[in-house]
Description:
The part of an RNA shown here (small-subunit ribosomal RNA, central domain) has 350 nucleotides and comes from an Anaerohalosphaeraceae bacterium. Lineage of the source: Bacteria > Pseudomonadati > Planctomycetota > Sedimentisphaerales > Anaerohalosphaeraceae.

Context: one part of a larger RNA
RNA sequence: CUGGGCUUAAAGAGCACGUAGGCGGAGAUGUAAGUGUCUUGUGAAAUCCCUCGGCUUAACCGAGGAAUUGUUGGGCAAACCACAUCUCUUGAGGCAAGUAGGGGUGUGUGGAACUCUUGGUGGAGCGGUGGAAUGCGUAGAUAUCAAGAGGAACGCCGAAGGUGAAGACAGCACACUGGGCUUGUCCUGACGCUGAGGUGCGAAAGCGUGGGGAGCAAACGGGAUUAGAUACCCCGGUAGUCCACGCCGUAAACGAUGCCUACUAGGUUGUGGGAAUUCUGACAUUCUCACAGUCGAAGCAAAAGUGUUAAGUAGGCCGCCUGGGGAGUACGGUCGCAAGGCUAAAACUC
Numbered sequence: 001c002u003g004g005g006c007u008u009a010a011a012g013a014g015c016a017c018g019u020a021g022g023c024g025g026a027g028a029u030g031u032a033a034g035u036g037u038c039u040u041g042u043g044a045a046a047u048c049c050c051u052c053g054g055c056u057u058a059a060c061c062g063a064g065g066a067a068u069u070g071u072u073g074g075g076c077a078a079a080c081c082a083c084a085u086c087u088c089u090u091g092a093g094g095c096a097a098g099u100a101g102g103g104g105u106g107u108g109u110g111g112a113a114c115u116c117u118u119g120g121u122g123g124a125g126c127g128g129u130g131g132a133a134u135g136c137g138u139a140g141a142u143a144u145c146a147a148g149a150g151g152a153a154c155g156c157c158g159a160a161g162g163u164g165a166a167g168a169c170a171g172c173a174c175a176c177u178g179g180g181c182u183u184g185u186c187c188u189g190a191c192g193c194u195g196a197g198g199u200g201c202g203a204a205a206g207c208g209u210g211g212g213g214a215g216c217a218a219a220c221g222g223g224a225u226u227a228g229a230u231a232c233c234c235c236g237g238u239a240g241u242c243c244a245c246g247c248c249g250u251a252a253a254c255g256a257u258g259c260c261u262a263c264u265a266g267g268u269u270g271u272g273g274g275a276a277u278u279c280u281g282a283c284a285u286u287c288u289c290a291c292a293g294u295c296g297a298a299g300c301a302a303a304a305g306u307g308u309u310a311a312g313u314a315g316g317c318c319g320c321c322u323g324g325g326g327a328g329u330a331c332g333g334u335c336g337c338a339a340g341g342c343u344a345a346a347a348c349u350c
Stems, first nucleotide, its partner, number of pairs: 004321003007304002012318001014201004021194003025088007034080002036076004042070001049065006091191001092188003095184005103177007110154001114150008125136002162169002206247006215241002220236004258317006266295012299306002323350003332343004
């Protein structure tokens, strides 16, 4: 250097953008560095390999050939590839017209429920459980009616449904804003793919400062249960959950399946477009594009399964794995306010 792998056995980075690098569409012309082909010199002999021969065989020896993976010079341009120039449109992008959506940010606003406060009615219980008790209540609770305050979450629609790169996203209205898809085939003309480092985003919990605090609820207190009960059940309850700004950077961050491209039977369902036919319109039927499911042929797979959304057949690029434990630990470095994150061994042992 090559050879094997990564859904579940070890192994796809949480996700994206993108630098270097690697790889890269069709045609023409040129150059000739690389690859290739032909030839020449050199690569001492012996050894190794092949063939033949000589010692009775063998070891050994003799002869011929091959080889000596390297280096150098020359010729060729059919092939590959690189570079340069020109051209092209199918990759990629743009433009125009449409279109669906909980995509994002900000502001405003609505009703149900809940808790609290005040007032009315009322008068002994309420609450809770397997059963109880702690708890609340004659200082009038629970229940019920009215008024007011507050915070958080948005029932039905709602779905096998939609959007987003992922995390994630749901009352309603408005403003700003990102992306997708369809149609036109008008424009640019390879502008592309991947992406070590790097940068940004990144659930929950946690941290800092300042607000907010209805409900819920780690910790904590009490009541039960129990042999005990630092629990499960019950009554309370603080951080937190919410908002603004700033950190943290991790998850079974999962499809346990990296991204891009091409190709390879079908059936069926849904979502969003387009075209044609019938047609007043709508509905419907057929075809088609994009996305999301499901069942399955071939193939693949240890099997489970997967199967045009591949785990099939190929190509490009990146990441990662190499017996179990020690250990995702120590040490060092680096990031962080901290908690801790990232990087990452060895002895020893089976």